[in-house]
The RNA shown here (small-subunit ribosomal RNA) has 1508 nucleotides and comes from an uncultured prokaryote. The prediction has a mean pLDDT of 84. The sequence is in RNAcentral, with records from ENA.
RNA sequence: AGAGUUUGAUCCUGGCUCAGAUUGAACGCUGGCGGUAUGCUUAACACAUGCAAGUCGAACGGUAACAGGCAGAGCUUGCUCUGUGCUGACGAGUGGCGGACGGGUGCGUAACGCGUGGGAAUCUACCUUUUAGUGGGGGGGGGAUAGCCCGGUGAAAACCGGAUUAAUACCGCAUAAGCCCUACGGGGGAAAAGGGGCCUCUUCUUGAAAGCUCUUGCUAUUAGAUGAGCCCGCGUAAGAUUAGCUAGUUGGUGAGGUAAUGGCUCACCAAGGCAACGAUCUUUAGCUGGUCUGAGAGGAUGAUCAGCCACACUGGGACUGAGACACGGCCCAGACUCCUACGGGAGGCAGCAGUGGGGAAUAUUGGACAAUGGGCGGAAGCCUGAUCCAGCAAUACCGCGUGUGUGAAGAAGGCCUGAGGGUUGUAAAGCACUUUCAAUAGCGACGAAAUGCCUUAGCUUAAUACGCUAGGGUCUUGACUUAAACUAUAGAAGAAGCACCGGCUAACUCUGUGCCAGCAGCCGCGGUAAUACAGAGGGUGCAAGCGUUAAUCGGAAUUACUGGGCGUAAAGCGUGCGUAGGUGGUUUGUUAAGCAAGAUGUGAAAGCCCCGGGCUCAACCUGGGAACUGCAUUUUGAACUGGCAGGCUAGAGUUUUGUAGAGGGAAGUGGAAUUCCGGGUGUAGCGGUGAAAUGCGUAGAUAUCCGGAGGAACACCAGUGGCGAAGGCGGCUUCCUGGACCAACACUGACACUGAGGUGCGAAAGCGUGGGGAGCGAACAGGAUUAGAUACCCUGGUAGUCCACGCCGUAAACGAUGAGAACUAGAUGUUGGGGGGCACCCUUUAGUCUCGAAGCUAACGCGUUAAGUUCUCCGCCUGGGGAGUACGGCCGCAAGGUUAAAACUCAAAUGAAUUGACGGGGGCCCGCACAAGCGGUGGAGCAUGUGGUUUAAUUCGAUGCAACGCGAAAAACCUUACCUACUCUUGACAUCCUCGGAACUUGUCAGAAAUGACUUGGUGCCUUCGGGAGCCGAGUGACAGGUGCUGCAUGGCUGUCGUCAUCUCGUGUCGUGAGAUGUUGGGUUAAGUCCCGCAACGAGCGCAACCCUUAUCUUUAGUUGCCAGCACGUAAUGGUGGGAACUCUAAGGAGACUGCCGGUGAUAAACCGGAGGAAGGUGGGGACGACGUCAAGUCAUCAUGGCCCUUAUGAGUAGGGCUACACACGUGCUACAAUGGUCGGUACAGAGGGUUGCCAAACCGCGAGGUGGAGCGAAUCCCUUAAAGCCGAUCGUAGUCCGGAUCGGAGUCUGCAACUCGACUCCGUGAAGUCGGAAUCGCUAGUAAUCGCGAAUCAGCAUGUCGCGGUGAAUACGUUCCCGGGCCUUGUACACACCGCCCGUCACACCAUGGGAGUGGGCUGCAACAGAAGCCAGUAGACUAACUUUCGAGAGGUCGCUGUCCACGGUAUGAUUCAUGACUGGGGUUAAGUCAUAACAAGGUAGCCGUA
Repeated sequence: AGAGUUUGAUCCUGGCUCAGAUUGAACGCUGGCGGUAUGCUUAACACAUGCAAGUCGAACGGUAACAGGCAGAGCUUGCUCUGUGCUGACGAGUGGCGGACGGGUGCGUAACGCGUGGGAAUCUACCUUUUAGUGGGGGGGGGAUAGCCCGGUGAAAACCGGAUUAAUACCGCAUAAGCCCUACGGGGGAAAAGGGGCCUCUUCUUGAAAGCUCUUGCUAUUAGAUGAGCCCGCGUAAGAUUAGCUAGUUGGUGAGGUAAUGGCUCACCAAGGCAACGAUCUUUAGCUGGUCUGAGAGGAUGAUCAGCCACACUGGGACUGAGACACGGCCCAGACUCCUACGGGAGGCAGCAGUGGGGAAUAUUGGACAAUGGGCGGAAGCCUGAUCCAGCAAUACCGCGUGUGUGAAGAAGGCCUGAGGGUUGUAAAGCACUUUCAAUAGCGACGAAAUGCCUUAGCUUAAUACGCUAGGGUCUUGACUUAAACUAUAGAAGAAGCACCGGCUAACUCUGUGCCAGCAGCCGCGGUAAUACAGAGGGUGCAAGCGUUAAUCGGAAUUACUGGGCGUAAAGCGUGCGUAGGUGGUUUGUUAAGCAAGAUGUGAAAGCCCCGGGCUCAACCUGGGAACUGCAUUUUGAACUGGCAGGCUAGAGUUUUGUAGAGGGAAGUGGAAUUCCGGGUGUAGCGGUGAAAUGCGUAGAUAUCCGGAGGAACACCAGUGGCGAAGGCGGCUUCCUGGACCAACACUGACACUGAGGUGCGAAAGCGUGGGGAGCGAACAGGAUUAGAUACCCUGGUAGUCCACGCCGUAAACGAUGAGAACUAGAUGUUGGGGGGCACCCUUUAGUCUCGAAGCUAACGCGUUAAGUUCUCCGCCUGGGGAGUACGGCCGCAAGGUUAAAACUCAAAUGAAUUGACGGGGGCCCGCACAAGCGGUGGAGCAUGUGGUUUAAUUCGAUGCAACGCGAAAAACCUUACCUACUCUUGACAUCCUCGGAACUUGUCAGAAAUGACUUGGUGCCUUCGGGAGCCGAGUGACAGGUGCUGCAUGGCUGUCGUCAUCUCGUGUCGUGAGAUGUUGGGUUAAGUCCCGCAACGAGCGCAACCCUUAUCUUUAGUUGCCAGCACGUAAUGGUGGGAACUCUAAGGAGACUGCCGGUGAUAAACCGGAGGAAGGUGGGGACGACGUCAAGUCAUCAUGGCCCUUAUGAGUAGGGCUACACACGUGCUACAAUGGUCGGUACAGAGGGUUGCCAAACCGCGAGGUGGAGCGAAUCCCUUAAAGCCGAUCGUAGUCCGGAUCGGAGUCUGCAACUCGACUCCGUGAAGUCGGAAUCGCUAGUAAUCGCGAAUCAGCAUGUCGCGGUGAAUACGUUCCCGGGCCUUGUACACACCGCCCGUCACACCAUGGGAGUGGGCUGCAACAGAAGCCAGUAGACUAACUUUCGAGAGGUCGCUGUCCACGGUAUGAUUCAUGACUGGGGUUAAGUCAUAACAAGGUAGCCGUA
């Protein structure tokens, strides 16, 4: 520091996800040791049991228990019992101090609660300090009360009565240095004693009292320290779908109250106070130092430790006290639990352990006060679940170990394999060492300092007591601790797992599985070859842990202060005016709020950071420093901003003269046109459409002429023009009125810009009331179209459109671009005004278009009218959907508008541009593509192939073009793969091994044959004599075999687009990039063929040419071919001699190249015409098929991976089947006839084939054919008579002398064999069919059509296929249309690419949510009721120790009663929130449901926005 994911690819926008760090964690697997930390985050849920706050006898009366002493009794030296407070001590009680600390929790609290910094009107026990007293010398008195005892009530808790008693308990009196109050005269108010020692003095005199002394207390008071209370500035969550809140409310005066200020409380007076800088309300939350993260700024968090606050079962209340409205105190109310004799009582773990419950989840009912600290005490000491320790937990951090070295036969085993090997792997074993940790045994620190006692010196004192300070001595004190550390012993001995291995992300193979099982953080894997599932081997990462889940920050510049945006991606309010607010020209002086610098105080400690130190290191602990970016006070400065005061004129405004204009409002007025009405002319149609119909018209329409009525809109001018803030504004005239601009002068003197709320205007549609209504025209009606047509089209037509007044307040209200200001090249137009030279041009200002520089932008594009560079202010955005929706509020008559969520769901959604593909887009061009023609198919019969059906089997494959006379260039057996039956199992075929045998062959029997049984003949070839080769048989196992599956695992081959003209590359250039350019453009061509131009220049595969054939000539050669001339011969024939001319054969050459001429063209390429020529513009034909497409076809030609079968899915044999037959389709043959059929005669080919062959002559047969055997391995012989044609005859339009199917009979040939199931011949029979519906095919010249011939396959079997020649046409105006293709361009929401994409209703399932008669709960407002305990106030009642008293009583007090306040509670009525609810609304999700086809292309009616 980034990465993955939208796309065919690209750039951007934008979300989602990952890698990091962290945690009081939990879960899964695993687990050796130690140190240090941490450990109910949930139910502030309920709690059994034990402990957590006591102590003081040196305050007191005392003596229940224990011990001792003393006395007494029973008595056995001693024991038991009784008495005695005498002593140590001490239960209960009175009293003092402490239970307000320590410990827990985070409910409440959005607050002066907390943080930080200040402040004044306060209190403070214990501690220190001042002064005075208690007290010398004066303090002095009093009355109670608990306990104990007696009695009573009660189950208990507890309570009541009587008698008696003490104090450092309580109450007066006296006194008052200081204190408090004061009207300055005065007035007020305290106290407590306890302990130790001594007898020096006085009295009794064993010893006490008084006294003395020391000490601790007590009272009042001063100052401090500590702690606490109060006030203020600033900071400290979210929500405006919470906008108004407040009557003690805000202030004043007076009083009360408090420790103290204060509406804290009360009376009166005033009417204030808070709030858009967010009051009030709602929800959530303890705050901070800090912690986690981050580069930082920030964000999240507030466990442990520390500071503050709040709370203690829930609510209320006070008492005591220095301090509480009190966790382990009290009273009351409530809920809950427990006890009960039913009358009544008891309790509060959010202390430490522990229990139940909740939960994913969090420990022992441990030890000790040894240390630190706290309470009490003079002290010893006691208490202390604070604390220190131990236990449990890998919960976290840190450290250590599980060995070290050597060791190649690279062992065995595992896994993989290309079978060679590789890998695990120096890893193991083996050998040599070491012993940390753990184990066992031993030894053994630090943490302990004190206190106490003894003693020395000093202080105090009368004192060598006591006490204090300093020193010495001495007795002790350890829970942890069976510890730390150290030593010894033995032995590698006891100690490694977890996750991952498709990309991100380090790490790969095999097997299993087969969209199953499963994985998954995102993208996504899995449908038979899964590096993604599961297992294994191997590897990678971390390691006593490793993963997962949850959560926070980061990455995320994805809320942007640092540090983002708004033309099209989300985002500029429809547009003005304007309030608050924000910002603001120039200059002088002043001020010092902001600002800058210095100083001071504070910013607790801990933590973080730096430098040291201590545990062997580290974690951890510890010393010092820095830092704490803050706040406050103060000093200084005065540039800038602000404030104040005064100037200026450049911003802004005013005045004057002009100018242009559909700017606005009102009134009037004009012509053209439509419609209607009246009249005239006139006659059968008009109108409308793609075509029609509805409609109008003989009752006279349409058309035409004249007249009239009425409403709406204003042609031409008219323009990219003008005006207006926007919406918007268009005949003409008048009136009223707003703004802009130009020029020149004068004036005011910053008066300005923006603008949250607010307010005005605001198209169309719509609403209300009243008018108006010609045309147009939602709704509606009819006619068409259509599968349907609630549409598009047509005929009508109501609201509406128009006017007045009032609402609505929205539009794709758009420049999708907020307003204002300044700056930054220009060019061509145009509107208004001014100036200069005045044809025209230059210049200036205000608008308005187009192009363009720099710059900007993701690109498109913008570009002085910015989307450039800056400033000011406002508005708005933060993934898509849900949704601009629900609920709530506001507005509206309504329609609805505005403000505006969430649950849930997806991993995308979007923008711009690119390449393709596509379009019922455009342009150009081509092709038997159409058209023009000729002949067919589709109808019939038959042949053949396919589908379907049937079957034991009808083997398999091919399926739009591009399957269907296709694989198959030949299914009777064989072929043959299928079925049935019978057989074989190392096999029908191959290699290897062992044994035997020549091989081979004759015949008989069984059987359908395969096969089996028996049998006959035969001993071979080569040899270095060892043997070898070939063949046959038997046996064993490796293996053979498979037309079994997968053509979607493959090779090869093939089809198709298409013989279409394209498909690409290198370098350069352009672009952020995908890509573009080249290859586009102008011409031309069959062609990306060529020329020209051009940021391109070249090149490659294709095109063309080179190859074969055919057409002409020539050279050479001359047999089997040829025969002109010569000769011979024949009935005749190149038959013979001979010839080499011709034809021909087969080798080589020539020839054709737009070469020549004319025209057109750009002077090019080329085209048109012509000449010559056998042939003319690639002469005809063939072979030849670019990059690629179709997962096209083929595993059944062959080859091949994987899978499957192995006495069978292999192999053999026989028979059957592939030939079936209601039917459908394709391809053909033959026909339907006279351009013909039949008969007779007669003429002319080419190319092939032939020895298992072609087969002549001759003879036989009506014929198929037979007999026969000549010739020929073929330019020699044979197949081999070509047919149509021509000549003649006949038939006369008929189901025929057409047609030949079908059937009967008789035969021929091939072949082991023609039944299923061959071909042909003869005789007889003589079906359909009279030219073929919709539709559809081929062909452009030696072609179509027509005629025959040959070949391959083949024993036999073509109407098929492949070839060959004979005869031999018609037509092409042309490119509008159909189909296919090429190039350019355009649109696109397509990219599996239009056979694409995609919308909505309905139906099924699931999910969340709104409404909903209501129902249930929570919180809360207001109103009145009620009123426990308690404080305060009052007091007619009752009672009453201290003080006073005139002795009557009074003062004071207690109880009771009353009142104010008030908790719980109930009532009525609201607000709000949560849950639930029959039914219901839409929404979302969900491989293959229904209906249509709305959008994307002109999406087939352009689309979209607002409205009805």